Predicted 3D model of a 342-nucleotide RNA (Bacterial RNase P class A) from uncultured Moraxella sp. The RNAcentral record of the sequence draws on MGnify. Lineage of the source: Bacteria > Pseudomonadati > Moraxellales > Moraxellaceae > Moraxella. Its Rfam family is "Bacterial RNase P class A". Rfam classes the family as a ribozyme.

RNA sequence: AGCAGACUAGGCAAUCGCUGGCAAUUUAUAUUGCGGGAGGAAAGUCCGGGCUACAUAGGGCAACGUGCCAGCUAACGGCUGGGGGGCGAAAGCCUACGACCAGUGCAACAGAGAAUAGACCGCCAACGCCGUAAGGCACGGUAAGGGUGAAACGGUGGGGUAAGAGCCCACCGCAUACCUAGUAAUAGGGAAUGGCAAGGUAAACUCCACGUGUAGCAAGACCAAAUAGGAACUCAAUGGGCGGCCCGUUCAGAGUUCGGGUAGGUUGCUUGAGCGUAUCGGCAACGGUACGCCUAGAUGAAUGAUUGUCCACGACAGAACCCGGCUUAUCGGUCUGCUUUU
Numbered sequence: 001a002g003c004a005g006a007c008u009a010g011g012c013a014a015u016c017g018c019u020g021g022c023a024a025u026u027u028a029u030a031u032u033g034c035g036g037g038a039g040g041a042a043a044g045u046c047c048g049g050g051c052u053a054c055a056u057a058g059g060g061c062a063a064c065g066u067g068c069c070a071g072c073u074a075a076c077g078g079c080u081g082g083g084g085g086g087c088g089a090a091a092g093c094c095u096a097c098g099a100c101c102a103g104u105g106c107a108a109c110a111g112a113g114a115a116u117a118g119a120c121c122g123c124c125a126a127c128g129c130c131g132u133a134a135g136g137c138a139c140g141g142u143a144a145g146g147g148u149g150a151a152a153c154g155g156u157g158g159g160g161u162a163a164g165a166g167c168c169c170a171c172c173g174c175a176u177a178c179c180u181a182g183u184a185a186u187a188g189g190g191a192a193u194g195g196c197a198a199g200g201u202a203a204a205c206u207c208c209a210c211g212u213g214u215a216g217c218a219a220g221a222c223c224a225a226a227u228a229g230g231a232a233c234u235c236a237a238u239g240g241g242c243g244g245c246c247c248g249u250u251c252a253g254a255g256u257u258c259g260g261g262u263a264g265g266u267u268g269c270u271u272g273a274g275c276g277u278a279u280c281g282g283c284a285a286c287g288g289u290a291c292g293c294c295u296a297g298a299u300g301a302a303u304g305a306u307u308g309u310c311c312a313c314g315a316c317a318g319a320a321c322c323c324g325g326c327u328u329a330u331c332g333g334u335c336u337g338c339u340u341u342u
Base pairs, nucleotide, nucleotide: 001339002338003337004336005335006334007333008332010310011309012308013307014306015305016304018037019036021034022033023032024031025030039316043327044326046325047324048323049322050321051216052215053214054213058247059246060245061244063212064211065210066209067208068082069081070080071079072078083097084095085094086093087092098207099206103205104204105201106200120146121145122142123141124140128137129136130135154172155171156170157169158168159167173196174194175193176192178189179188180187181186220267221266222265223264230258231257232256233255234254235253238252239251240250241249242248274293275292276291277290278289279288280287281286
């Protein structure tokens, strides 16, 4: 100067105040005492679940999601470790990482030609024509050289040829099989065979593999109160529920219009896939065992105000059913390990 990880998030004191729980007293439903009272992201609502109802709970199609390998987890698109690729001097970081011979597309312009393409400038014998000759024209061959382009149909060297070309050879590259290591993804092989299938793009459509009920605590359950057990119309092999459709299954009613009443309370609601310590297993994520702890449950919405003092001078910011992740915002302070330079 950097990289990775962990903890913390103003402290202390006094006075007054708010709110949950427990206990006691009380007949004013208040008083007293004890204990508790916002986060590392409570945020975003991006994923995954628990829970509740549909509901007794299925199959197929469509649709959507994920995409290297092996593990962890209740599960995940998360995490851990490993492999491939990329970045960095390094510690490290990122990864939307299956398939282009199943098929269809796309790549402006330039360029002869953009995927089994192509002759612009070039290079070159023979045959034919012109010319004293050099050479030129035409026919034909060629894709090694040059040019265009982001990208031009393996690379270097040699042989061969009229001139060239994997045409042939050596090496490299590529493909296939084999061997070694590994659970695997993959990696290696002084080795074998083959002149050799062939560009890019799937964060293009698509194909392949795996996966996916819906709605949501304003879910749901119970109690109390009030009204008009109101009127009319439509359907009857009909109607409703089960995701979009079909099958299947289940219920017996369903829909529209007019008119009237109520919207209060209790619960769900915080003991959890919980936290801490020690130890064992594991590279790790994490798991087992033992011991210990109980840490907000509001409902127009509680945790505040003042004073003094210390200092590191305080940012981003407030639970509303709960939990595991990811992402975003952010003033500082402390600790541990690693890399590089002096």